[in-house]
RNA sequence: CGGAUGCGGUGCGAUGGUCGCGGGGGUCUUCGGGCCUCCGAGGAAAGUCCGAGCUCCAACGGGCAGGCUGCCAGGUAACGCCUGGGCGCCGAUCAGGCGACGGACAGGGCCACAGAGAACAGACCGCCCGCCGCAAGGCGGGUAAGGGUGAAAAGGUGGGGUAAGAGCCCACCGCGCCACUGGCAACAGCGGCGGCACGGUAACCCCCAGCCGGAGCAAGGCCAAAUAGGCGGCGAGGUGUGGCCCACACCGCUCGAGCCGCGGGUAGGCUGCUGGAGGUGGCUGGCGACAGCCAUCGUAGAUAGAUGACCAUCCGUCCCUCGGGACGAACAGAACUCGGCUUACGGCCGUAUCCCCCGG
RNA sequence: UGGCCCGUCGUCUAAGGGCAAGACACCGGUCUUUGGAACCGGCGAUGGUGGUUCGAAUCCACCCGGGCCAA
Numbered sequence: 001c002g003g004a005u006g007c008g009g010u011g012c013g014a015u016g017g018u019c020g021c022g023g024g025g026g027u028c029u030u031c032g033g034g035c036c037u038c039c040g041a042g043g044a045a046a047g048u049c050c051g052a053g054c055u056c057c058a059a060c061g062g063g064c065a066g067g068c069u070g071c072c073a074g075g076u077a078a079c080g081c082c083u084g085g086g087c088g089c090c091g092a093u094c095a096g097g098c099g100a101c102g103g104a105c106a107g108g109g110c111c112a113c114a115g116a117g118a119a120c121a122g123a124c125c126g127c128c129c130g131c132c133g134c135a136a137g138g139c140g141g142g143u144a145a146g147g148g149u150g151a152a153a154a155g156g157u158g159g160g161g162u163a164a165g166a167g168c169c170c171a172c173c174g175c176g177c178c179a180c181u182g183g184c185a186a187c188a189g190c191g192g193c194g195g196c197a198c199g200g201u202a203a204c205c206c207c208c209a210g211c212c213g214g215a216g217c218a219a220g221g222c223c224a225a226a227u228a229g230g231c232g233g234c235g236a237g238g239u240g241u242g243g244c245c246c247a248c249a250c251c252g253c254u255c256g257a258g259c260c261g262c263g264g265g266u267a268g269g270c271u272g273c274u275g276g277a278g279g280u281g282g283c284u285g286g287c288g289a290c291a292g293c294c295a296u297c298g299u300a301g302a303u304a305g306a307u308g309a310c311c312a313u314c315c316g317u318c319c320c321u322c323g324g325g326a327c328g329a330a331c332a333g334a335a336c337u338c339g340g341c342u343u344a345c346g347g348c349c350g351u352a353u354c355c356c357c358c359g360g
Numbered sequence: 361u362g363g364c365c366c367g368u369c370g371u372c373u374a375a376g377g378g379c380a381a382g383a384c385a386c387c388g389g390u391c392u393u394u395g396g397a398a399c400c401g402g403c404g405a406u407g408g409u410g411g412u413u414c415g416a417a418u419c420c421a422c423c424c425g426g427g428c429c430a431a
Stems, first nucleotide, its partner, number of pairs: 002355009013314007021040008042331001046342002049340005054216004061251002066212005071085005086101001087099004102207002107205002109201003124147002126143007155173006174196001175194004180189003220271004230262005242254003278297008315328005361430007370384004378414001386402005407423005
């Protein structure tokens, strides 16, 4: 230099002016509003996939069912998220990336077709031995090393042994068990023993361990107004209509007098609604995610739903060639608020690492 | 804004891990003077991408599209 990988930042603006919008504060008001000042969409605001804060279901349970997660150690309010490590797979076997990562000897299900045989699974071709036969071939016994079928077939390589073969025996690898060492651990290393193996699949049912109430701001509360204080069913004075909040009959609890259905009216206003597990800066601790301390800021709250246009200067990008011109990237707009995940996306900046080449 | 379902030929329905089936429509043929009916034959699809598995319409994750609910 080129290629690759990881992370962070930014999200086309800044200043001033004019016109036009929403909110806060101050002030004036003829209560319509005026003036001054401050603020005003995102890294994903998206999907609604997780976790919470908050609200309601009155409170407290048991049994049972259901759902989620799944290596270890940490972080966090919590999580299915993040960090670090282990193992496995991918990668130029590098930097790195991905992982749906407990259990197949608790039990059950499934493994189509092909194939002799698919799990207390086998003899199709073949190999060896014996008998019959002129021969082709046939019968009996042994075998699972070789071949074939298949996604997968009674560990692999080499040697010995055998009638031919086979962990039958041996060496190494693999597998299982045990001990020691390192590590908090998951695991790793090393050594010994054992001929050793009854396949796979759990994003099939399941078992184990851990966790989990449900609905959701259109939740919920207040005010005003209007209609048909309409109709029907169930029901109490201590036993039940009702409720106990995801299914279901229960056990148990409750002490509220209402509950359920149909029909009609009103779709108005206020609140919830923005000070939060908040942002920013610095220091300390930690490999890190993060935590603690100090200081500082007050950063949209709309309700048919707000940010646009013009001018000038600067800034940024591109082109041209020394004059200037053009453009202001893509994906894309809050609707209670956060921590994440996933998806969409154009350009710029910074930084770290790896590979290759050159030079020292 | 929040929540709940669905997606198979042109259309309507099946297939619940092992060959995507039927009907209507469409095309061709037979019959008929012609058409219709009838008969015979044919074509034609799992919303998309990835994953699990030997194998996926079916199991899982994400994306796209469609429908419904609320005050």
Predicted 3D model of RNase P RNA and transfer RNA as a complex of 431 nucleotides. The coordinates come from a structure-prediction model, not an experiment, and the mean pLDDT is 76. It holds a member of the Rfam family "Bacterial RNase P class A". The family's RNA type in Rfam is ribozyme. Its family is annotated with tRNA processing, ribonuclease P activity and dimeric ribonuclease P complex in the Gene Ontology.